[in-house]
RNA sequence: UCUGAGCCGUUGCCUAAUUCGGUCAUACCGAAGCGGAGGACCCAACUUUGGGGCGUACCCUGCAAAUGCAGGGAGGAGACUCUCACUCCUAGCCCGUCAGCUAACUUCGUCGGCGUUGAGAGGAGAUAGC
Numbered sequence: 001u002c003u004g005a006g007c008c009g010u011u012g013c014c015u016a017a018u019u020c021g022g023u024c025a026u027a028c029c030g031a032a033g034c035g036g037a038g039g040a041c042c043c044a045a046c047u048u049u050g051g052g053g054c055g056u057a058c059c060c061u062g063c064a065a066a067u068g069c070a071g072g073g074a075g076g077a078g079a080c081u082c083u084c085a086c087u088c089c090u091a092g093c094c095c096g097u098c099a100g101c102u103a104a105c106u107u108c109g110u111c112g113g114c115g116u117u118g119a120g121a122g123g124a125g126a127u128a129g130c
Stems, first nucleotide, its partner, number of pairs: 011115004018032005033110006043100001050098001051095004058073006074090005080122006
């Protein structure tokens, strides 16, 4: 000087996935906040062609024995919002024959992963100094 690993701290992002308290404690427990599911009347709907849930992650056409590939539509992301351009993504998991909506009510989760283009317009905030 370079590279790799570990630990601590700071600042933002995706996601419901954060905060506070108890505790010697990073185990664990509780509360708040946020989010999901089940569950009447009424209404709606049709059960092997099984059906359903979380999630943006679906649909159509063509080529293919299948895996898959290509195109189109639709959905999502590019770090406050809108417009335009451009770029990228469209996974995964679960229930187990069963669940529409649904008041009261019942119940569950609070992980994990990242550092994100350009122009215009409109906003918001931070830091420093006085």